The prediction has a mean pLDDT of 75. This is a predicted structure of a 430-nucleotide RNA (Bacterial RNase P class A) from a Phycisphaeraceae bacterium. Its Rfam family is "Bacterial RNase P class A". By type it is a ribozyme. Lineage of the source: Bacteria > Planctomycetota > Phycisphaerae > Phycisphaerales > Phycisphaeraceae. Of the family's consensus pairs, 96% are formed in the model.
């Protein structure tokens, strides 16, 4: 000093003028006006995708149906997030190959011996498969040639049955690789190694690893198909919900006016009429069904369409899983103590213009130094040409993305140029 990569700070500074929003204070009967006073967007305020607080329903139960999520181990109120670590696959250093370390980056990374289905094109065959070329033809046949009276016999031929899955060829993937042995050709058929399965020691909370034994090998992919297992999930969202105000007209369609039981009154009686208490069709409550719970419940009553009416105020509302900072604990997420601060809150919405100036970026001329080329009178010479610093001057329609809305905690998107941390660029053996 540079290349890569990982994380993080920071979100242009001052002044002047004109404005904007909420406080607070002062005039003022109120409207409202005044103020050397105070506050006034972000890392992302975005998307509303996750997890919460909170606040209302039945205080929120059960079954089933959905629907997320899925190595271990930890953090957190909590999580689909954040840490650390394990496994798998990629990258990156470099002349080239391998192998360790090392850094980084991806992974919906449980189950494919419950089941159920899928697997294009291609290919002979795609799941307990197949035989296209190819090899072989040891065995039994044909054919051919030799001995030989004849049986048979030895040779040959790739002709048939038949053998094989070594090579070839397809494909994303062909029922372990690879080297020997072996065989008519072959083939875990037999052996070493790798790999796979299974037991075991050890080592680690664990996912896992590593070492030994044994087994010839049986077990191909796909769960981001259906589906198993295990974990978690009530819905609705501040237009939540409360409190006060202001305003209004109704109409129409169906549904219902029940059962016991006590008391009263009328009455020959049958029965009627009321008040009670209970159950109850049924209606609502919780926005997938069902069950269970909870209200109301015979009327002045329910449903459901249509039409009228308001559409203001205050509250919720910003103090909080807050935020800085210092020690502590922990590889980290993060979490303990002390201390210090108070940081927009209003409503379809305020935080903004304009000019000086600096600052950064960027182009552009020029001068300094180097550095290269050309000339001859070889000088500290003259002339061209330059990349980056640096100093001077000038220009930029150059200073991004983006705008709080009940309130945190994540995610993911968007983002001009600056500036800082850190961590890697080793190592063997051919």
């Nucleotide at each position: 000093c540079g290349g890569c990569g990982u994380g993080g700070c920071a979100a242009c500074g001052c002044g002047a003028u004109c404005g904007c929003c909420g406080g607070c204070g002062g005039c003022g009967c109120a409207a409202g006006c005044c103020g050397u006073c105070c506050g006034g967007a972000g890392g992302a305020a975005a998307g509303u995708c996750c997890g919460a607080g909170c606040a209302c329903g039945a205080c929120a139960g059960g079954a089933c149906a959905c629907g997320a999520c899925g190595g271990u181990g930890g953090g957190u109120a909590a999580c689909g997030c954040c840490c650390a670590c394990c496994c798998g696959c990629c990258c990156c250093g470099c002349g080239g190959a391998u192998c360790g370390a090392g850094g980084g980056g991806c992974g919906a990374g449980a189950g494919a011996c419950a089941g159920u289905g899928c697997c294009a094109c291609a290919g002979a065959g795609a799941a307990c498969a197949g035989a296209c070329c190819g090899c072989c033809g040891a065995u039994g046949g044909c054919c051919c040639g030799g001995u030989g009276c004849a049986a048979a016999c030895c040779g040959g031929g790739a002709u048939c049955a038949g053998g094989u899955a070594a090579g070839g060829g397809u494909g994303a993937a062909a029922c372990g690789g690879c080297g020997g042995g072996g065989u008519a050709a072959g083939a875990g058929c037999c052996c070493a190694c790798c790999g796979c399965c299974g037991c075991g020691u050890u080592g680690g909370c664990a996912a896992c690893a590593c070492c030994g034994c044994g087994g010839g090998c049986a077990c191909g992919g796909c769960a981001a198909a259906c589906c198993u297992c295990g974990u978690c999930g009530c819905g609705u969202g501040c237009a939540a919900g409360g409190u006060c105000a202001c305003g209004c007209a109704g109409c129409a369609a169906c549904c219902g006016c029940g059962a016991c039981g006590g008391c009263c009154g009328g009455g020959a009686a049958a029965c009627c009429g009321g008040c009670c208490g209970c159950c109850g069709a049924c209606c609502g409550c919780u926005c997938g069904u069902c069950c269970g719970g909870c209200g109301g419940g015979a009327a002045u009553g329910g449903u459901u369409g249509c039409g009228g009416g308001u559409g203001g105020a205050c509250c919720g509302c910003u103090c909080c899983a807050g935020c800085c900072g210092a020690g502590g604990g922990g590889u980290g997420a993060c979490u303990c103590u002390c201390g210090g601060c108070g940081c927009a809150g209003a409503g379809a919405a305020a935080u903004g213009a304009u000019c000086g100036u600096g600052c950064g970026g960027c182009c552009c001329g020029g001068u300094c130094c180097g550095u290269c080329c050309g000339c001859c009178a070889u000088g500290u010479g003259c002339g061209g040409a330059u990349a980056c610093c640096a100093c001077c001057g000038g220009g930029c329609c150059c200073g991004a993305c983006a705008g709080a809305a009940c309130u945190c905690g994540g995610c993911u998107u968007a983002c001009c140029g600056c500036c800082c941390a850190c961590g890697c660029c080793c190592g063997a053996u051919c």